Context: one part of a larger RNA
Molecule: small-subunit ribosomal RNA, 5' domain
Organism: Stephania cephalantha
RNA sequence: GGAUGAACGCUGGUAGCAUGCAUAACACAUACAAGUCGAACGGGAAGUGGUGUUUCCAGUGGUGGAUAGGUGAGUAACGUGUAAGAACCUGCAUUUGGGAGGGGAACAAGAGCUGGAAACAUUUGCUAAUACCCCAUAGGCUGAGGAGCAAAAGGAGGAAUCCGCCUGAGAAGGGGCUUGCGUCUGAUUAGCUAGUUGGUAAGGCAAUAGCUUACCAAGGCGAUGAUCAAUAGCUGGUCUGGGAGGAUGAUCAGCCAUACUAUGACUGAGACACUGUCCAGACUCCUACGAGAGGCAUCAAUAGGAAAUUCUUCAUAAUGGGCGAAAGCCUGAUGGAACAAUGCCGCGUGGAGGUAGAAGGCCCGCCGGUCGUGAAAUUUUUUUCCUGGAGAAGAACAAUGACGGUAUCCCAAGAAUAAGCAUCAGCUAACUCUGUGCUAGCAGUCGUGGUAAGACAUAGGAAGUAAGCGUUAUCU
Numbered sequence: 001g002g003a004u005g006a007a008c009g010c011u012g013g014u015a016g017c018a019u020g021c022a023u024a025a026c027a028c029a030u031a032c033a034a035g036u037c038g039a040a041c042g043g044g045a046a047g048u049g050g051u052g053u054u055u056c057c058a059g060u061g062g063u064g065g066a067u068a069g070g071u072g073a074g075u076a077a078c079g080u081g082u083a084a085g086a087a088c089c090u091g092c093a094u095u096u097g098g099g100a101g102g103g104g105a106a107c108a109a110g111a112g113c114u115g116g117a118a119a120c121a122u123u124u125g126c127u128a129a130u131a132c133c134c135c136a137u138a139g140g141c142u143g144a145g146g147a148g149c150a151a152a153a154g155g156a157g158g159a160a161u162c163c164g165c166c167u168g169a170g171a172a173g174g175g176g177c178u179u180g181c182g183u184c185u186g187a188u189u190a191g192c193u194a195g196u197u198g199g200u201a202a203g204g205c206a207a208u209a210g211c212u213u214a215c216c217a218a219g220g221c222g223a224u225g226a227u228c229a230a231u232a233g234c235u236g237g238u239c240u241g242g243g244a245g246g247a248u249g250a251u252c253a254g255c256c257a258u259a260c261u262a263u264g265a266c267u268g269a270g271a272c273a274c275u276g277u278c279c280a281g282a283c284u285c286c287u288a289c290g291a292g293a294g295g296c297a298u299c300a301a302u303a304g305g306a307a308a309u310u311c312u313u314c315a316u317a318a319u320g321g322g323c324g325a326a327a328g329c330c331u332g333a334u335g336g337a338a339c340a341a342u343g344c345c346g347c348g349u350g351g352a353g354g355u356a357g358a359a360g361g362c363c364c365g366c367c368g369g370u371c372g373u374g375a376a377a378u379u380u381u382u383u384u385c386c387u388g389g390a391g392a393a394g395a396a397c398a399a400u401g402a403c404g405g406u407a408u409c410c411c412a413a414g415a416a417u418a419a420g421c422a423u424c425a426g427c428u429a430a431c432u433c434u435g436u437g438c439u440a441g442c443a444g445u446c447g448u449g450g451u452a453a454g455a456c457a458u459a460g461g462a463a464g465u466a467a468g469c470g471u472u473a474u475c476u
Base pairs, nucleotide, nucleotide: 001476002475003474004473006472007471008470009469010468013347014346016344017343018342019340020339021305027302030300035063036062037061040060041059043057044056045055046054070258071257072256079183080182081181082180083179084178085177088175089174090173094170095169096168097167098166099165101135102134103133104132111124112123114121115120140149141148142147154163155162156161185229186228191221192220193219196218197217198216199215200214201213202212203211233255234254235253236252237248238247239246240245260281261280264277283294284293285292313336314335315334319333320331321330322329323328350380351379352378360371361370362369363368388410389409390408394403420465421464423462424461426445427444431460432459434457435456441448442447
């Protein structure tokens, strides 16, 4: 010199675009962040004078909730990056075949009884289905072969037909697994390891495998740094540098890990599951003391911590997602607005004119010099500000715009509303006076100050930068 998710001091006009708890993975009041389907099902209710139609709902059932969003505690690891590999799985969507025959028994809800303060729970007898079960069938699977095993569901419509269901094969996308190489520090850590290393057999898994078990062998790793300890999410990137390198991993994007702490499994195509579940623990709340409820590292907000980081905001209009035949519903994802000079970038704070070189300040050798064409006078413009009108694009697609009466355009008035900050001995651009007198102080470094201080404190002037300037912290 450059840089920053910065902070502090002084100052502060405006537009656009970005960014905004780096500290306590500390504790969290309140509200929201994942629902949806009546065209799967039996019921209940509202409404109507009645039929028909319509609307809403707890429950059974389906699908989604494994995505999106947050955080970086742990992890030195096949975690990640890169390049390969073989023994695998894959809901929805896509391409292409085949099929859906015949039966059955229940359980919720609703009805009745009972227990409990509540959360909720027990029980009696019914009932439906795209819920469950059995038989049949099978271009699939198993097996050397004989042979054996496994499926289905209907709904809407007047109909055409459409949507679903079962079972193969293919491709894509996604995921699981294995391996080579790369990936911080310490030897004041030198030895480590018994499922440990390999084999056989069995189990297990979607799949390979000591993944697990029994038996057998005694191996395996290590100064090319094992083990142990400390630190740390990794990368694309970012900052710096001419480069080689050094530092770093906020925002955005990919991967991983995690969801009060520790553990376990269930369901499912997919989880060992942030707003599912079980057990234990700490903490908080509630209790009729028998018991029970909770989890913001979602978005806001609060206390606390800290030098330090925003509103308990608007909308589903766009983009995307879930469910649905659709209308539609949900969406703190997302799109916007608010706050903050936190950063980058743009514009402005007037232009012209003007010597009596005015008044005034400062210096002075008292002649004058300088601030200084600077001001004023005169003239002109309106970026911006303000008044009043018009007013979008973003919408595809008939409707639908949060932003927003915003951006933008037009008219009128009027220089009107808008300049600070730090420095001036050398490094380093910029000098004099007064005060002080080794005092008060300054200081990045060298140093300065003891009566003429260009270094302290004012003042005048100068040089620098500018809606910022300076300091501190960190990297280069």